[in-house]
RNA sequence: CUGGGUGUAGCGCAGUUGGAAGCGCGGGAGUUUCGGAAACUCCAGGUGGCAGGUUCAAUCCCUGCCACUCAAA
Numbered sequence: 001c002u003g004g005g006u007g008u009a010g011c012g013c014a015g016u017u018g019g020a021a022g023c024g025c026g027g028g029a030g031u032u033u034c035g036g037a038a039a040c041u042c043c044a045g046g047u048g049g050c051a052g053g054u055u056c057a058a059u060c061c062c063u064g065c066c067a068c069u070c071a072a073a
Stems, first nucleotide, its partner, number of pairs: 002071006010025004019056001027043005049065005
């Protein structure tokens, strides 16, 4: 330099032929207990890598860029 893949909550990941964003772990509160652990219930946390475009509507489609990664040279 060329081509491919990935980018979503603190961490690991789903999701969708475009129609209100979720799971597990972790964090906070409560119940239970003499206390702790475990269990159960509830809560908080996301400009969906960045910027544009298409659309009534974009995590999803299109374009450019950035980061990581794989392959070739």